A computed fold for a 266-nucleotide RNA from Candidatus Effluviviaceae Genus V sp., annotated as Bacterial large signal recognition particle RNA. The sequence is in RNAcentral, with records from ENA. The organism belongs to Candidatus Effluviviaceae, within Bacteria. Its Rfam family is "Bacterial large signal recognition particle RNA". By type it is a non-coding RNA gene. Of the family's consensus pairs, 90% are formed in the model. It is recorded under the gene name ffs.
[in-house]
RNA sequence: GCACGCUAGACGGGGAGCCAGCGGUGCCCUGUAACCCGCAAUCCGCUCAAGCGGGGUCGAACAUCUGUCCGAGGCGUCCUCAGUCGCGGCAGGCGAGCCGGAGAAGUGGUGUCGAGGGUCAGGUCCCGCGCAAUCGGACCCGGUGAAUCCGGUCAGGGCCGGGAGGCAGCAGCCGUAAGCCGCCAGUUCGAUGUGCCGCGGGGACGCUUGGCCGGAGCCAACUGGCCGGCGACCCUCCGCGUCGAGGCGUCGAGACAGACGCGUGC
Numbered sequence: 001g002c003a004c005g006c007u008a009g010a011c012g013g014g015g016a017g018c019c020a021g022c023g024g025u026g027c028c029c030u031g032u033a034a035c036c037c038g039c040a041a042u043c044c045g046c047u048c049a050a051g052c053g054g055g056g057u058c059g060a061a062c063a064u065c066u067g068u069c070c071g072a073g074g075c076g077u078c079c080u081c082a083g084u085c086g087c088g089g090c091a092g093g094c095g096a097g098c099c100g101g102a103g104a105a106g107u108g109g110u111g112u113c114g115a116g117g118g119u120c121a122g123g124u125c126c127c128g129c130g131c132a133a134u135c136g137g138a139c140c141c142g143g144u145g146a147a148u149c150c151g152g153u154c155a156g157g158g159c160c161g162g163g164a165g166g167c168a169g170c171a172g173c174c175g176u177a178a179g180c181c182g183c184c185a186g187u188u189c190g191a192u193g194u195g196c197c198g199c200g201g202g203g204a205c206g207c208u209u210g211g212c213c214g215g216a217g218c219c220a221a222c223u224g225g226c227c228g229g230c231g232a233c234c235c236u237c238c239g240c241g242u243c244g245a246g247g248c249g250u251c252g253a254g255a256c257a258g259a260c261g262c263g264u265g266c
Base pairs, nucleotide, nucleotide: 001266002265003264004263005262006261009058010057011056012030013029014028015027020047021046022045023044024043035055036054037053038052039051064259065258066257067256068255069254073251074250075249076248078247079246080245081244083243085241086240087239088238089237091236092235093234097230098229099228100227101226105223106222107221108219109218110217117213118212119211120210121209122208123207124206125202126201127200128199129198130197131195132194133192134191135190136189137188138187139186141182142181143180144179150175151174152173153172158167159166160165
């Protein structure tokens, strides 16, 4: 030096917590191509160590161990931010604008051809009655209207009678009843989403008309100012999310240096 077989070692790491302490299970973070089974929170194991017991793979190197350097980037449910953008908020501010109120400074209107106010009466409102109107019914009026069972007159014909005469009565003609049609002028009854109508009574004090009193204001459309309410946009604050920056944690390729065996055979 080569070959084979072993052994140390490796097969994840970190944080909080627990604990006298260490490790593990459980919780949290992070990582790998990369172990399996059993045990364990009134817990399991250990005693200066880096779980214990059993099994498996790799195995002395590119791969195990130690140190140094470099380190792009990934992840985090952790922290910070007058950072970015978005959403939400019964938060605060500013506040265009809108609405309401009060007022009367300016403009305007109105008023001695009499304002606001006061008072009286009428109207508007309600009840009753009347009148009118409209509609409907009845009456009145006109027309029509009966084979017979309505009336009158009843030719002819019939019946009674010895006769004189008498009786009933079809058609026709005249008339009429119910009914039907019309007329709606009149009478009467009833009704009313009717009335610049009349009379009487009531009510209300809003509006309006007029008379009287009185004698200088009144109105509030616009402008400005005041009070109250709502309030767009914007700003701030709070919460959440998003993107980002920083911190912390963790992983991370690689480089260099060093450390580490045993046996057998050639």